[in-house]
This is a predicted structure of a 73-nucleotide RNA (transfer RNA) from an uncultured Lachnospiraceae bacterium.
RNA sequence: GCUCCAUUAGCUCAGCUGGAAGAGCACCCGACUUUUAAUCGGGUGGCCGCGGGUUCAAAUCCCGCAUGGUGCA
Repeated sequence: GCUCCAUUAGCUCAGCUGGAAGAGCACCCGACUUUUAAUCGGGUGGCCGCGGGUUCAAAUCCCGCAUGGUGCA
């Protein structure tokens, strides 16, 4: 330098053919328990890496950039 992959909650990851965002863990509150832990119930938390484009509508499609990684040279 080129190719390909990834980027979504604090962390690990889902998200189908474009119709508008979820799980587990963590955190907070409560129940249970003498207390803690475990278990159970509820809750908070997102400009979907950034910028632009297409579209009535974009996490999703297109272009560029950034970061990390695989491979080739």